């Protein structure tokens, strides 16, 4: 970096460094943030994709490799449908994240 498959429910924070923006991505909205965000480090924790053990083959246990620990894959934006003055509702695409595999 290409492609494929699965999931995007729930869950889980303290301390330190540092000092201004952050919530992937574009208008806008909404939200977090000097009561110190984002990020990084330490410690702790969550989950169970791969993994190991076990099994009555349904599962169960562990936590080695990853991952994650505001709302939340925020709304909207694109398509379709419903409704419609409008607001709005539902599904999907695209994009993205993670895991496993693959070029």
């Nucleotide at each position: 970096u290409u492609c494929u498959u699965a999931u995007c429910a729930a869950g889980a924070a303290a301390g330190g460094u540092g000092g201004a923006g952050g919530g992937a991505u574009u208008a806008g909205g909404c939200c977090c943030u000097g009561u110190g965000a984002u990020a990084c480090c330490u410690u702790g924790g969550c989950a169970a994709c791969c993994u190991g053990c076990u099994c009555u083959c349904g599962g169960g246990c562990a936590a080695g490799g990853u991952g994650c620990c505001a709302c939340a894959u925020c709304c909207g934006g694109c398509u379709u449908c419903g409704a419609u003055u409008a607001a709005c509702g539902a599904a999907g695409a695209g994009a993205g994240a993670u895991a496993a595999g693959u070029c």
Model confidence (mean pLDDT): 78 of 100. A computed fold for a 103-nucleotide RNA, annotated as SAM riboswitch aptamer (S box leader). It matches the Rfam family "SAM riboswitch aptamer (S box leader)". Gene Ontology term of the family: regulation of gene expression. Rfam's curators write: The SAM riboswitch is found upstream of a number of genes which code for proteins involved in methionine or cysteine biosynthesis in Gram-positive bacteria. The sequence was found by an Rfam model in a public genome assembly.